[in-house]
RNA sequence: GGUCGGCUAGCUCAGCUGGUUAGAGCGCUUGGUUCACAUCCAAGAGGUCGAGGGUUCGAGUCCCCCGCCGACCACCA
Numbered sequence: 001g002g003u004c005g006g007c008u009a010g011c012u013c014a015g016c017u018g019g020u021u022a023g024a025g026c027g028c029u030u031g032g033u034u035c036a037c038a039u040c041c042a043a044g045a046g047g048u049c050g051a052g053g054g055u056u057c058g059a060g061u062c063c064c065c066c067g068c069c070g071a072c073c074a075c076c077a
Stems, first nucleotide, its partner, number of pairs: 001073007010026004019057001028044005050066001052064003
């Protein structure tokens, strides 16, 4: 330098052929249960979907560009 994959909650990840309010598990907070802790049960908080721009009535999803992470290939004067 080239090709491909990934970036969504604190962490690990779903999210279909673009469509009504963006989700799960774990973690966290509060309450219940217990003498207490753990377990278990209930409720809750937490997101500009990596940045910017575009298409569209409508974008996590499509297009352009940039950044970061990874794999492979090439180069190594």